[in-house]
RNA sequence: AAUACCAAAGGCAAACUAUGCGAAAGCAUAGGACGCAAAGCCACGGGUCUAAAGCGAUUGCAUGACAGCCGGGUUGCCAUCA
Numbered sequence: 001a002a003u004a005c006c007a008a009a010g011g012c013a014a015a016c017u018a019u020g021c022g023a024a025a026g027c028a029u030a031g032g033a034c035g036c037a038a039a040g041c042c043a044c045g046g047g048u049c050u051a052a053a054g055c056g057a058u059u060g061c062a063u064g065a066c067a068g069c070c071g072g073g074u075u076g077c078c079a080u081c082a
Base pairs, nucleotide, nucleotide: 002080003079011036012035016031017030018029019028020027021026034068040074041073042072044071045070046069047066048065049064054061055060
């Protein structure tokens, strides 16, 4: 540097439940495991969700959110191979 089929050591943790925060989307902690080889990190491009305040003016718009939607960036364990 490449690969991710197998093994081992370990890691993360969907739905759901409880408590707290939030207008909401959602987030945190504890329980819980559907899954994950980057399901580590970063909203940079696309996408999706939300619309209290603000702008607009019935319906709209992220500056709010999602990294477990895709791409990109960045760091990295074990094993195999060179």